The RNA shown here (transfer RNA) has 73 nucleotides and comes from a bacterium. The coordinates come from a structure-prediction model, not an experiment, and the mean pLDDT is 80. The sequence was found in a public genome assembly. It matches the Rfam family "tRNA".
RNA sequence: GGCCCUAUCGUCUAGUGGUCUAGGACAUCGCCCUCUCACGGCGGUAACCCGGGUUCAAAUCCCGGUAGGGUCA
Numbered sequence: 001g002g003c004c005c006u007a008u009c010g011u012c013u014a015g016u017g018g019u020c021u022a023g024g025a026c027a028u029c030g031c032c033c034u035c036u037c038a039c040g041g042c043g044g045u046a047a048c049c050c051g052g053g054u055u056c057a058a059a060u061c062c063c064g065g066u067a068g069g070g071u072c073a
Base pairs, nucleotide, nucleotide: 001072002071003070004069005068006067007066010026011025012024013023018056028044029043030042031041032040049065050064051063052062053061
């Protein structure tokens, strides 16, 4: 340098054009439980890498960029 794959809460991940003001687990915060802690129960906070395009409608499709990974040289 060519080609391919990936990018979503703090972390891991679901999503396959409208049903979803993006769901789950762990973490974190609050409450309950307990003599206290742990466990357990209930609830809260928290995310679509960036810029364009297509579409009535984009996390999702297309193009470019950035970052990471793989492969060839």